[in-house]
Context: one part of a larger RNA
RNA sequence: UGACGGGGGCUCACACAAGCGGUGGAGCAUGUUGCUCAAUUCGAAACAACGCGAAGAACCUUACCUGGGCUUGAACUGCAGGGAUUAGCUCCUUGAAAGGGGAGUGACGCCGCAAGGUGGAACCUGUAGAGGUGUUGCAUGGCUGUCGUCAGCUCGUGCCGUGAGGUGUUAGGUUAAGUCCUUUAACGAGCGGAACCCUUGCCCUUAUUUACCAGCGGAUAAUGCCGGGAACUAUAGGGGGACUGCCGGUGUCAAACCGGAGGAAGGUGGGGACGACGUCAAGUCAUCAUGGCCCUUAUGUCCAGGGCUGCAAACGUGCUACAAUGGCGACUACAGAGUGUAGCGAAAUCGCGAGAUGGAGCCAAUCACCAAAAGUCGCCCCAGUUCGGAUUGCAGGCUGCAACCCGCCUGCAUGAAGUCGGAAUCGCCAGUAAUCGUGGGUCAGCCAUACCGCGGUGAAUACGUUCCUGAGCCUUGUACA
Numbered sequence: 001u002g003a004c005g006g007g008g009g010c011u012c013a014c015a016c017a018a019g020c021g022g023u024g025g026a027g028c029a030u031g032u033u034g035c036u037c038a039a040u041u042c043g044a045a046a047c048a049a050c051g052c053g054a055a056g057a058a059c060c061u062u063a064c065c066u067g068g069g070c071u072u073g074a075a076c077u078g079c080a081g082g083g084a085u086u087a088g089c090u091c092c093u094u095g096a097a098a099g100g101g102g103a104g105u106g107a108c109g110c111c112g113c114a115a116g117g118u119g120g121a122a123c124c125u126g127u128a129g130a131g132g133u134g135u136u137g138c139a140u141g142g143c144u145g146u147c148g149u150c151a152g153c154u155c156g157u158g159c160c161g162u163g164a165g166g167u168g169u170u171a172g173g174u175u176a177a178g179u180c181c182u183u184u185a186a187c188g189a190g191c192g193g194a195a196c197c198c199u200u201g202c203c204c205u206u207a208u209u210u211a212c213c214a215g216c217g218g219a220u221a222a223u224g225c226c227g228g229g230a231a232c233u234a235u236a237g238g239g240g241g242a243c244u245g246c247c248g249g250u251g252u253c254a255a256a257c258c259g260g261a262g263g264a265a266g267g268u269g270g271g272g273a274c275g276a277c278g279u280c281a282a283g284u285c286a287u288c289a290u291g292g293c294c295c296u297u298a299u300g301u302c303c304a305g306g307g308c309u310g311c312a313a314a315c316g317u318g319c320u321a322c323a324a325u326g327g328c329g330a331c332u333a334c335a336g337a338g339u340g341u342a343g344c345g346a347a348a349u350c351g352c353g354a355g356a357u358g359g360a361g362c363c364a365a366u367c368a369c370c371a372a373a374a375g376u377c378g379c380c381c382c383a384g385u386u387c388g389g390a391u392u393g394c395a396g397g398c399u400g401c402a403a404c405c406c407g408c409c410u411g412c413a414u415g416a417a418g419u420c421g422g423a424a425u426c427g428c429c430a431g432u433a434a435u436c437g438u439g440g441g442u443c444a445g446c447c448a449u450a451c452c453g454c455g456g457u458g459a460a461u462a463c464g465u466u467c468c469u470g471a472g473c474c475u476u477g478u479a480c481a
Base pairs, nucleotide, nucleotide: 001481002480003478004477005476007475008474009473010472011471012470013469015465016464019428020427021426022425023424026320027319028318029317030316031315032314033313034311035310042053043052064306065305066304067303068302069301070300077128078127079126080125081124082123088105089104090103091102092101093100094099108119109118110117111116131295132294134293135292136291140289141288142284143283144282145280147278152191153190154189155188156187157186158167159166160165171182172181173180197272198271199270200269202240203239204238205237206236207235208234212229213228216227217226218225243266246260247259248258249257250256322421326380327379328378329377330376331375338369339368340367343362344361348357349356350355387418392413393412394411395410396409397408398407434457435456436455437454438453439452440451
């Protein structure tokens, strides 16, 4: 100087407490371990691995296994040589395909009347080399996680100390903050914090189509449908607005705090992007790049089939439930954000339905995808039920070359466990939790209950900081570095 302490002081955080809803019990989905297997490819491992890499494993993907092939190779470059039928195209044969064997046809530039000569690309042969998801993340770059959006980490000059180092950065207040003020052998500065950026909440202004419709007129079964309008809403450009600015109190005549006014918004208004010096030899050689090592008729490469989906068991993350604040039937409203041309696909018709036929319109503020919970009426009457939907049988639909292993969806039938879950444990402070639907990426299809967004309905509680966990500053002890 650090680190540590079941030392001390101060302070903070959904850390506890106060609440609400879960997980742990059930069924299923998914990831992991283990076991199995010819293979069940590889990586990730407390927090910070385990719905993670994977924003889509039937083939492909694919890295694994079995079998069948190729050997300058699937893709790349250089050099040397070859020959004029080679390449290319068509066909036959063998084969599961890849691949192998064979037949036919058959180019281009330049010189030249022609005969012919010559050359480049391609092809073939040879060679140098290619190739490797082989190994080392403890040789590395880059990127990332974590402490942690915690308030810290340092430097120049000066001063103090033999020196390591200290001071500044401590102290008194204050803050979300090393934020600011006062004090001060320190005075300044940098990286962080804050602000600048995006978004949302209020107002003004500009613009007015594909959006809008108050007033005027027209038309219809009805509708901004039409003339028109530029008010309103909305869209998208610009500007304003919040700064402790004003008032009162407290405070060291400070910083600031408390209360109030005005205001759409009040003390960082809400949310996002943004992550200091460093820590964990943290993660990644399988995104990519890359040193060393290793393979080179194979650890490269092509193909078919299988596997990554196996199942005594264990764990994580979720979905659906156990019901009456509910289930079912009928009727009936109201979003936002997105997406769409190899696409979204309306009306209409057929089908119980998945879906099919159909093809209007739309390269989209124009057309389409397009709501549910809520509400109104009725049934059920507390039961393993009109709860719950696993499992299984049959019959169909769709995508795709192909749904056996191994897709999704529909109808009929079947109708399991489950009556609120032990020890333990997780999330959340407001438009939050809970609950309801909805869009997108990936994508032919989809095992999506995942992930990333969007809106609808919409709570309870917070006395407080003794305790648990983690963190910051000061101080103290130490036989630790």
Molecule: small-subunit ribosomal RNA, 3' major domain
Organism: metagenome